Context: one part of a larger RNA
RNA sequence: GAACGAAUUUUGGUGGAGUGUCUUAUACAUGCAAGUCGAGCGAGGACGUAGCGAUACGAGCCGAGCGGCGAAUGGGUGAGUAACGCGUAAGCAACCUGCCCCGCACACCGGAACAACCGUGCCAACGCGCGGCUAAUGCCGGGAGCCGUGGUUCCCCGCAUGGGGGAUUGACGAAAGAUUUAUCGGUGCGGGAUGGGCUUGCGUCCGAUUAGCUAGUUGGCGGGGCAACGGCCCACCAAGGCGACGAUCGGUAGCCGGCCUGAGAGGGCGAUCGGCCACAUUGGGACUGAGAGACGGCCCAGACUCCUACGGGAGGCAGCAGUAGGGAAUAUUGCGCAAUGGGGGCAACCCUGACGCAGCAACUCCACGUGUGGGAUGAAGCAUUUCGGUGUGUAAACCACUGUCGGGGGGGAAUAAGGCGGUCUUCCGGGACCGUUGAAUGUACCUCUAGAGGAAGCACCGGCAAACUUCGUGCCAGCAGCCGCGGUAAUACGAGGGGUGCAAGCGUUGUUC
Numbered sequence: 001g002a003a004c005g006a007a008u009u010u011u012g013g014u015g016g017a018g019u020g021u022c023u024u025a026u027a028c029a030u031g032c033a034a035g036u037c038g039a040g041c042g043a044g045g046a047c048g049u050a051g052c053g054a055u056a057c058g059a060g061c062c063g064a065g066c067g068g069c070g071a072a073u074g075g076g077u078g079a080g081u082a083a084c085g086c087g088u089a090a091g092c093a094a095c096c097u098g099c100c101c102c103g104c105a106c107a108c109c110g111g112a113a114c115a116a117c118c119g120u121g122c123c124a125a126c127g128c129g130c131g132g133c134u135a136a137u138g139c140c141g142g143g144a145g146c147c148g149u150g151g152u153u154c155c156c157c158g159c160a161u162g163g164g165g166g167a168u169u170g171a172c173g174a175a176a177g178a179u180u181u182a183u184c185g186g187u188g189c190g191g192g193a194u195g196g197g198c199u200u201g202c203g204u205c206c207g208a209u210u211a212g213c214u215a216g217u218u219g220g221c222g223g224g225g226c227a228a229c230g231g232c233c234c235a236c237c238a239a240g241g242c243g244a245c246g247a248u249c250g251g252u253a254g255c256c257g258g259c260c261u262g263a264g265a266g267g268g269c270g271a272u273c274g275g276c277c278a279c280a281u282u283g284g285g286a287c288u289g290a291g292a293g294a295c296g297g298c299c300c301a302g303a304c305u306c307c308u309a310c311g312g313g314a315g316g317c318a319g320c321a322g323u324a325g326g327g328a329a330u331a332u333u334g335c336g337c338a339a340u341g342g343g344g345g346c347a348a349c350c351c352u353g354a355c356g357c358a359g360c361a362a363c364u365c366c367a368c369g370u371g372u373g374g375g376a377u378g379a380a381g382c383a384u385u386u387c388g389g390u391g392u393g394u395a396a397a398c399c400a401c402u403g404u405c406g407g408g409g410g411g412g413a414a415u416a417a418g419g420c421g422g423u424c425u426u427c428c429g430g431g432a433c434c435g436u437u438g439a440a441u442g443u444a445c446c447u448c449u450a451g452a453g454g455a456a457g458c459a460c461c462g463g464c465a466a467a468c469u470u471c472g473u474g475c476c477a478g479c480a481g482c483c484g485c486g487g488u489a490a491u492a493c494g495a496g497g498g499g500u501g502c503a504a505g506c507g508u509u510g511u512u513c
Stems, first nucleotide, its partner, number of pairs: 001513004006509003010505001013368006019361002021326001026324003030321003035069003040066002044062002047058004076279003085204008095196002100192007108142004117132006147173003150169008177184003205251003212242003217239004222234003254276004258269004281302005304315004332358001334357003340354001341352004371401004381392004405454001407449005415440001418437008457502005462483003468497005478485002
């Protein structure tokens, strides 16, 4: 000098764009953050019509339960991790992939249950048990097989293990319907896309006052397991494997794109945004599923908190707000799904603390303003003085103007594409016109208007380093980044005047280069 997720002193007008618990991965009151589908299913309720009633029918409405999809995304945090974790470059003749796209071929015949519901027992509640009924795109059996898997066999090819293709087979393997009649779905196979899994080369902090480490350890054979390779696991066999090119151990740390600094080389950092990883009160475990070993799922154990009728139960903010605590220090228990994106649904639509906005904070950057021109009796005041003057100083007053921001009045968007409603049309795919749908918001912006009115501070002035005098003080009080000032004439302390530098900031402190 530059920089900062800063803090702090003091001062503070406006707007825009960003950023905002770096500390206790500490504990959490309250609300919200993941639902949706009645065009999968059977009950129920309300409503309407008919009927004296029982009841029947009904376009649409509500809706616990069964069922489907989603809940593995999105959002948070950085504890752990020195590792194929990350980065980069390759590989898988060793792999998986719901929804989506393309192609081929199908969807036949049957059956048994379980919730809801009804009854009943314990109970304060959460909930738990027994008996009975019922539906399905839920579950099960049989059939058939384009085809796939397995076996047998043949051909071709190759980068070792092998890959591709053909033939064959008493082997194994499918399905589901719904409705508003045009769609949405279902099953198997092949391919694609996307996402993921695994392997390898190289790179990736400090310590040798850590020098030896290793028994599933290193390799083989066989097997198990997995989507898949593999000591991943197991039996047997061999005795290997790593290490001064730093193993092992200890410390520290999420990694990167990037950010800061610097002429560069380099050094430091890894907030916001983006990619990857890890974690979800602590430790362990599996289940479901295309996908998890699952933040707002399950089970067990620990610590903690809460309820209880004492028998037993409930909980997990490192989601958004918010509270307490810690701390030098970091915000609202706000509005909206209008947009973008996501989940469900044929759709309408519903959900979405993702997101879009608003609020708070000079925390950062940028822009603007606090007036402009004239004005010498060089006024007064103040300071200084050699008492003549000099400085403050065109500064003020005064005159003439302007009207940004702020104030008051009026007008007033874009962000809306799509959807919905109506009318018309159609080659039935759709199309045209009108109306409607905005949280921010009566906001941005435009315009009218009054009026210089409401808007300047902070640090410094011995040298480094731009800027000087007077008084007070008297090695005192104090200053100080370094050199150093102060003991009676202090440009260095304190104050006044004056000056210098920055400016809605200015100084200080901390940290990095």